A computed fold for a 477-nucleotide part of an RNA from a metagenome, annotated as small-subunit ribosomal RNA, 3' major domain.
The full RNA is in RNAcentral, with records from SILVA.

[in-house]
Context: one part of a larger RNA
């Protein structure tokens, strides 16, 4: 100087504490550990690894095994030779391949001898290959601390020096935010501000949206209209600007008033100088090692989906604030021509047949759900609860047997609220509730958004955990 203390002061955060609702107990879903196993391919392991890389392992992905093959190679450049490419098709075979047969002659140039470009064998060998090892060689990117308020520099002063100062002090703030003070003056990353959305208003604009006012119709369906919704373009609007009051009358706070909105108005992006030899050579580059008839590639067929057990992270329930049956109301963000599919029949359903319309404010996915309004059931392992199982299908796709999803009939398992612990949230937030999308041929309880309904508590920093200044100790460095 730092670092650390079961040293002091000051201050912050869903940290405590007020709450509200989980998790740990059942059942399934996934992911890890561990065992198995020919192989169950590799990575990630306290916060910060474990629904994590994986926005989706039947094959392919695929990197693992087993067995069958191949060797200049499944890929790229160059050399030599032969031939258009390219289609059909027989045999052996799991295929991969291996052995044949048949059809075919195009483009450029031409001195018609050829020659060149693509392309396809074939040999030749420099090379290709490699998800093979090192993330403790390495670029790139990423995660934490932490969106914490720090972290430095120039040029002066002070100290022999390391090194202070400035960055401390008094006040304030979400903030090294701002003000007084001062060997110090300035300044630079970072903080705010500029950038996107959202809440008000204006103006323009008016179709595929929108309908007050005039017709019309079954229906904004049409004429018509631009008022108003609503798109989308520019603007306007919030500064402690105005009043008070309190303060060193400087920054600022506490309360009004106007105002859609008040003191960062809410939500995102945006992550200083750094830690953690912190992930990652399996995204992708790469330095060195290894390896070349294999640690390479091709192919079937299995594996990653095992299963005494042990943990995470979800879901779904132990019901009556509820299950079931009918009626009925109200959305937002999305996607959509290898697609979404209305609408008609036909199937009890899963779906099928035949089809209009839409490259979409037009057409369609699209009936949201929980709600409301009636009936039922009467506190039971039950009209809860659905797991497991047999049986019969439906769809996807070369193929659901290992190993998909969904229907319908029967079956109807633990499960009466969860032990020590321990997790998340301050408002349109937790709860509950549907709904859309990447991925994708099929296949989410996950992930990413949407929008409906919509709380309860916050005395207050003694204590627990992180962190921020200052200050004190130290046999640490």
């Nucleotide at each position: 100087u730092g670092a650390c203390g079961g040293g002091g002061a000051c201050c912050c955060g869903c940290a405590u504490a007020a709450g509200c609702g989980g998790u740990g107990g059942a059942g399934c879903a996934u992911g890890u550990g561990g065992u198995u196993u020919a192989a169950u391919u590799c990575g990630a392991c306290g916060c910060a690894a474990c629904g994590c890389g994986a926005a989706g392992a039947a094959c392919c992905u695929u990197a693992c095994c087993u067995g069958g093959g191949u060797u200049u190679g499944a890929c790229a450049u160059c050399c030599g030779u032969g031939g258009a490419a390219u289609c059909c098709u027989u045999u052996g075979g799991a295929a991969a391949c291996a052995a044949g047969g048949g059809a075919g002659u195009g483009c450029c140039c031409u001195u018609c001898g050829g020659g060149g470009a693509g392309c396809c064998g074939c040999g030749u060998g420099a090379c290709a290959g490699g998800u093979g090892c090192u993330g403790c060689a390495u670029g790139g990117c990423u995660g934490u601390c932490g969106u914490c308020a720090g972290c430095u520099c120039g040029u002066g002063c002070c100290g022999c020096g390391a090194g202070g100062u400035g960055u401390u002090g008094g006040a304030u703030u979400a903030a090294g935010u701002u003000c007084c003070g001062c060997a110090a003056c300035g300044a630079g990353c970072g903080c705010a501000a500029c950038c996107c959305u959202u809440a008000u208003c204006c103006u323009u604009a008016u179709u595929u949206g929108c309908c007050a006012u005039c017709a019309u119709u079954a229906a904004g369906u049409u004429g018509g209209g631009g008022a108003c919704u609503a798109u989308a373009a520019g603007g306007a609007g919030a500064c402690c600007g105005c009043c008070a009051g309190u303060u060193u009358a400087u920054g600022a706070c506490u309360g009004g008033a106007g105002g859609a909105a008040g003191g960062u108005g809410g939500g995102g992006a945006u992550g200083a100088c750094g830690u953690c030899a912190a992930g990652u050579c399996a995204g992708c580059a790469u330095g060195g090692c290894c390896u070349u008839u294999a640690u390479g590639u091709c192919c079937a067929g299995g594996g990653c989906u095992a299963c005494a057990c042990a943990c995470g992270u979800g879901c779904u329930a132990c019901a009556a604030u509820g299950g079931c049956u009918g009626g009925u109301a109200c959305a937002a963000c999305g996607a959509g021509u290898u697609g979404c599919a209305a609408c008609a029949c036909c199937g009890c359903g899963a779906g099928g047949u035949g089809a209009a319309g839409c490259g979409a404010a037009u057409c369609u996915c699209u009936u949201a759900a929980a709600g409301c309004c009636a009936g039922u059931c009467c506190c039971a392992g039950u009209u809860c609860g659905g797991a497991u199982u047999g049986g019969a299908g439906u769809c996807u796709g070369c193929a659901a047997u290992u190993c998909g999803a969904c229907u319908c009939c029967a079956u109807g398992a633990a499960g009466u609220u969860g032990g020590a612990a321990u997790c998340g949230c301050u408002a349109g937030u937790a709860a509950c509730u549907g709904c859309g999308g990447a991925u994708c041929a099929g296949c989410a309880u996950g992930c990413c958004g949407c929008g409906g309904u919509g709380a309860a508590u916050a005395c207050g920093u003694u204590c627990u955990c992180g962190g921020g200044u200052c200050u004190u100790g130290u046999a640490c460095a």

Its Rfam family is "Bacterial small subunit ribosomal RNA".